[in-house]
RNA sequence: AGAGUUUGAUCAUGGCUCAGAUUGAACGUUGGCGGCAGGCCUUAAACAUACAAGUCGAACGGUAACAGCGGAGCUUGCUCCGGCUGACGAGUGGCGGACGGGUGAGUAACGCGUAGGAAUCUACCCAGUAGCGGGGGAUAGCCCGGGGAAACCCGGAUUAAUACCGCAUACGCCCUACGGGGGAAAGGGGGCCUCUUCAUGAAAGCUCUCACUAUUGGAGGAGCCUGCGUUGGAUUAGCUAGUUGGUGGGGUAAAAGCCUACCAAGGCGACGAUCCAUAGCUGGUCUGAGAGGACGAUCAGCCACACUGGAACUGAGACACGGUCCAGACUCCUACGGGAGGCAGCAGUAGGGAAUCUUGGGCAAUGGGCGAAAGCCUGACCCAGCGAUGCCGCGUGUGCGAAGAAGGCCUUAGGGUUGUAAAGCACUUUCAGUUGCGAAGAAAAGCUGCGAUCUAAUACAUCGCGGUCUUGACGUUAACAACAGAAGAAGUACCGGCUAACUCCGUGCCAGCAGCCGCGGUAAUACGGAGGGUACGAACGUUAAUCGGAAUUACUGGGCGUAAAGCGCGCGUAGGCGGUUUGAUAAGUGGGAUGUGAAAGCCCCGGGCUUAACCUGGGAACUGCAUUCCAAACUGUCAGACUAGAGUGUGGUAGAGGGAGGUAGAAUUUCCUGUGUAGCGGUGAAAUGCGUAGAUAUAGGAAGGAAUACCGAUGGCGAAGGCAGCCUCCUGGACCAACACUGACGCUGAGGCGCGAAAGCGUGGGGAGCAAACAGGAUUAGAUACCCUGGUAGUCCACGCCGUAAACGAUGAGAACUAGCCGUUGGGGCCUUUAAGGCCUUGGUGGCGCAGCUAACGCGAUAAGUUCUCCGCCUGGGGAGUACGGCCGCAAGGUUAAAACUCAAAUGAAUUGACGGGGGCCCGCACAAGCGGUGGAGCAUGUGGUUUAAUUCGAAGCAACGCGAAGAACCUUACCAGGACUUGACAUCCGCGGAAUCUUCUAGAGAUAGAGGAGUGCCUUCGGGAACCGCGUGACAGGUGGUGCAUGGCUGUCGUCAGCUCGUGUCGUGAGAUGUUGGGUUAAGUCCCGCAACGAGCGAAACCCUUAUCUUAUGUUACCAGCACGUUAUGGUGGGGACUCAUAAGAGACUGCCCGUGGAAAGCGGGAGGAAGGUGAGGACGACGUCAAGUCAUCAUGCCCCUUACGUCCUGGGCUACACACAUGCUACAAUGGCCGGUACAAAGGGUCGCGAAGCCGCGAGGUGGAGCCAAUCCCAUAAAACCGGUCUCAGUUCGGAUUGUAGUCUGCAACUCGACUACAUGAAGUCGGAAUUGCUAGUAAACGCAGAUCAGCUACGCUGCGUUGAAUAUGUUCCCGGGCCUUGUACACACUGCCCGUCACACCAUGAAAGUUGGAAACGCCCGAAGCCAGUGUGCUAACCUUUUGGAAGCAGCUGUCGAAGGUGGAGCUAGCGAUUGGGGUGAAGUCGUAACAAGGUAGCCGUACCGGAAGGUGCGGCUG
Repeated sequence: AGAGUUUGAUCAUGGCUCAGAUUGAACGUUGGCGGCAGGCCUUAAACAUACAAGUCGAACGGUAACAGCGGAGCUUGCUCCGGCUGACGAGUGGCGGACGGGUGAGUAACGCGUAGGAAUCUACCCAGUAGCGGGGGAUAGCCCGGGGAAACCCGGAUUAAUACCGCAUACGCCCUACGGGGGAAAGGGGGCCUCUUCAUGAAAGCUCUCACUAUUGGAGGAGCCUGCGUUGGAUUAGCUAGUUGGUGGGGUAAAAGCCUACCAAGGCGACGAUCCAUAGCUGGUCUGAGAGGACGAUCAGCCACACUGGAACUGAGACACGGUCCAGACUCCUACGGGAGGCAGCAGUAGGGAAUCUUGGGCAAUGGGCGAAAGCCUGACCCAGCGAUGCCGCGUGUGCGAAGAAGGCCUUAGGGUUGUAAAGCACUUUCAGUUGCGAAGAAAAGCUGCGAUCUAAUACAUCGCGGUCUUGACGUUAACAACAGAAGAAGUACCGGCUAACUCCGUGCCAGCAGCCGCGGUAAUACGGAGGGUACGAACGUUAAUCGGAAUUACUGGGCGUAAAGCGCGCGUAGGCGGUUUGAUAAGUGGGAUGUGAAAGCCCCGGGCUUAACCUGGGAACUGCAUUCCAAACUGUCAGACUAGAGUGUGGUAGAGGGAGGUAGAAUUUCCUGUGUAGCGGUGAAAUGCGUAGAUAUAGGAAGGAAUACCGAUGGCGAAGGCAGCCUCCUGGACCAACACUGACGCUGAGGCGCGAAAGCGUGGGGAGCAAACAGGAUUAGAUACCCUGGUAGUCCACGCCGUAAACGAUGAGAACUAGCCGUUGGGGCCUUUAAGGCCUUGGUGGCGCAGCUAACGCGAUAAGUUCUCCGCCUGGGGAGUACGGCCGCAAGGUUAAAACUCAAAUGAAUUGACGGGGGCCCGCACAAGCGGUGGAGCAUGUGGUUUAAUUCGAAGCAACGCGAAGAACCUUACCAGGACUUGACAUCCGCGGAAUCUUCUAGAGAUAGAGGAGUGCCUUCGGGAACCGCGUGACAGGUGGUGCAUGGCUGUCGUCAGCUCGUGUCGUGAGAUGUUGGGUUAAGUCCCGCAACGAGCGAAACCCUUAUCUUAUGUUACCAGCACGUUAUGGUGGGGACUCAUAAGAGACUGCCCGUGGAAAGCGGGAGGAAGGUGAGGACGACGUCAAGUCAUCAUGCCCCUUACGUCCUGGGCUACACACAUGCUACAAUGGCCGGUACAAAGGGUCGCGAAGCCGCGAGGUGGAGCCAAUCCCAUAAAACCGGUCUCAGUUCGGAUUGUAGUCUGCAACUCGACUACAUGAAGUCGGAAUUGCUAGUAAACGCAGAUCAGCUACGCUGCGUUGAAUAUGUUCCCGGGCCUUGUACACACUGCCCGUCACACCAUGAAAGUUGGAAACGCCCGAAGCCAGUGUGCUAACCUUUUGGAAGCAGCUGUCGAAGGUGGAGCUAGCGAUUGGGGUGAAGUCGUAACAAGGUAGCCGUACCGGAAGGUGCGGCUG
């Protein structure tokens, strides 16, 4: 520090996710030791049991228990007595239970933090001053009596105090009217002994000390007040009646509406009051580079609370965790009358929960309470226990060790890896174990000796020194030593990318994984296992949570034309910001100083535990606040001045700027009249409609409403919406020129106010045209649409609402600065050559364009550039601009505006393709022009379907279907039935036997089985070996079984279409572009020219083959001109090498020549010559790629599957079935013909298991025959159409030949299923074929026959070749199909067989409404009113004081009143849950209906609004271009 994920790819925007650190954690697997730390985050829910606050006898009366002592009785170890002593139950009294400990419910607050303040209190402690005199009356306890189950209570008698109450005194203290008045105390302990009473003892006296009283001050503590800071919500905007202030009174320790009476009407609030929700606050903790963000366990400070609510008492301090009273809920006891209780102390229990410990030891240390002290108490605390909860440290060995062992795994079978790892050898002993030794934490206090201070004192007290006596829970401590032995000690997660680490097996969209992207459908590095590896390690993973990454809330540090985002526009309030200059000031600002910012923590430097964690000393820091001093640049404030901003005045200018009134002509429509006659109108075509009752058309007249052609524009005006005939009136703004004046008066603008298209609403008018809705006609599968005919609201006017639009420049307003060029509009100036002139300047409005900016597109002085000021808005997509609530509205609706849930994307710009019922250019038998067919018939062949035991398999639009198959009767054959075999029909190896081989018989359908016969070979080193056959064993064979979506090879197709790419350079952030586009041209990316491109490659062309002409060479089996011989005849013969032909080798054609055209090009048109002319004709040859195209059944091949069978053999059957459908052909329907007779002319092939002549036989198929031929020799082999002659005469025929019968021929083991052919007989459909569709551009179509492969034969009418005869047409590219190039749009990229919208149906999920219903919190009214404080009263009672002895004062009890918790009740509001039903929303592999959108998406789309419709949607009006 980044990475993954939207796309075919790219850049951007933008979300989601990951890597890091952390935790009071939990869960899973695993688990050796120690140190340090931490351990109910949930039910502030409930609690059994024990403990957690007592102490003081030196305050008191005392003596229940224990001990001692003394005494008595005596049964000599018991009882009793004595407070005498140590002590001490209960009690009075004092101090402490307000600390310590727990918890975080409440609290948004002076609660906390920080900095200050004045009107206060303060026990114990310290210091100062002054005192401590003299009296009195009670009361608990104890005793007696009574009540009660208990808790406890009542009565009587008696008693003490440091308990209580007067009196005296009063420096200081308090009150005061300044005269005065008021108010205290307590004693205890020790010592001394002069003196007195005097035997001890006691009292008095003196003294020390601890207490006590009053008061002052301090320290520490507490209370109160203030500035600033302190969560979210405005879908909480108004709140407040003791409320704000004053006065009087009251009250408090203390200021104060703290309380009360009266008076005034204030106080708080957009700088967020009030209300709601949430929350203890802080030092700090976690994270982060920081700024920040999140948190507030442990430790420390503060606050609040103590079962819930209320209240006071006591006290220095409480409205009190282990106190009191009352109310409530709950639990317990009860004799039913009544009582008791409060673990949010420490342990612990049960409950809750994912989850959090022992009912431990000790007061040894530190600290606290009481005490004079010893001491007692102390679940504070110190320790131990439990649990890997965290951090830190250590260990589980170390070295050598290659035969690279065995085993495992993989393998290309060679090897690799685990791996120096193990074994083995040599060492070590930390930790754990056993044994021993053994610190520190202990200082004090007490006792005692000495000294000092104090003192009258050798008391007392304090301090110092010495001695003595002890005090350790932890603890079997830490540490150290010895002993033995590698001995007791390793796991967890991951291995597709992010992200370090890969293979095999299993599984087969199953099981499963997953943080995101995504894996899994038979070869899964992604699931599960294994081997191996990677990471960390006593832990490792997962989950949850926080920060980070996230610049993804942006202060540091983001944005708003199109990605989310500029309010529709203005005026203007608060607020924010603000020109030049002088002076003052010092609020902001800068600097210094002082105080504070607790400690701990973080950081730095040291120190202590063996180290570290941890602990500890010092420093720094704590970025803050306050006070004070200085400075005066900038901002602010005050005062003065200025004119450059802004405004006013003067004079002009342009304009659909606004409002009101009037008026004009054209046009539409209607009405009247005339002319006139059969149609008009409308459409893609029609129809509805109008018209013989006279329309349309035409002429004249009239009425009425709405809108203003031309000018007119890229133009003008306005803030925007918007504004258009002409005239008049009223009125706003802008601009220009020159001066004068005011003197910052300015900019922006939350709320607020106003304006605001169209549609819509209300009331009243108006209504020509147009026209939602509606009706009809068409179209259509349907057509609630598009088209047509009608037509109502509405459109218009007046007044009033609505307040929204793609209200757009999708661009807020203002100011300044920053190259130019060209228009246009308004004004002004200058110049001259006076013009439709030039130059300059200023305000608008447009087009290009530099720099710069931008993701790109683009913007570019009218900025989207560079800056400043202010406002508005955005933060992933959907849900949703929706719900609920509020406000506005008559309504429609507007405005403000969420959440649950769901997805990993949604989006912008640009790129390459593909596509378009987009455009341009071009090509092709693509259309057109022609010729012939198919589709109809019969038959043949193939396919589908059906059938079947089987009808083997494959091929499936073009590009499957006379295709694989160039030939299924058996075989083939893969299928079916049955019968057989199991190392096999076939290959290699081994063993044994036998030559091989031929042949006979029997059984059987055959395979096969059995029994015979013939035969004994070749090589040899004599051991044996080679080939072949049989048997046996196992390795293996075998498979037309699966997968063409695992593959190779081969092939089809686009397409013989002209394309497809690369290197370097250049452009672009990039994908990519350029080149390859453009202008011409070509069959062609063919060539030329131009050009940021220059070159090159694969294709095209050429090279190759055939063919057309010629030359040369050769000349048999081909040929025969000339010479010769011969035949009925024939190159038959001699011969020839001329010709044809054959075989080779060459020549020839290149736009080479001419004319024209074109650009001096490429080329094109015409011509000459030539056998052939512009590629001469045909073939082979098929770029990058596409279709997961076809083929595992040609072959090869991975993997899977079968192995007495899915292999092999045999017989028979099937592939040949047959209601039907399709494809490809053949033959026809006839006279351009059929039949009969006669006569001609080819080419290319094939032939020895062959072709087979002549001759003879048969009507014929054929038979017989066997010459010749391994072929330019012989044979197949008569070519047929054609031509000549004859016949038929338009008909189901002398056309057509299917079908059927009979008789034959041939092949073959065998023609039944199931061959071909022949003869005779039979003589079906069919009279030229609907919609539709196909081939062909010249030696082509059409017609005609011939040959071949396969093959015993044949289903061949197929296929492949060969020749013979031999046309027609092309004006052309509008249209159909296919293709190429350029361009355009795109929401497509599996690429239009694309994408995609809405209703409906089903399932699930969350949510709104809802009659209601159940809770909760808070407020208000009323009722009731506990405890209690306060006030009143004076009914009862009463010790201290007073008294005139009656009483008074005072107190207690009682009663009354205000306040007052809980409770009751009422009506409103808020909030949460549930709720029949209902609304929309989301998701879902597959459903239904349509086709709305994306291309001109087939009616351009979208926005607002209104109406309508199953649904997407349609239509009207206005707007936008996206």

Predicted 3D model of a 1522-nucleotide RNA (small-subunit ribosomal RNA) from a seawater metagenome. Its mean pLDDT, the model's own confidence on a scale to 100, is 85.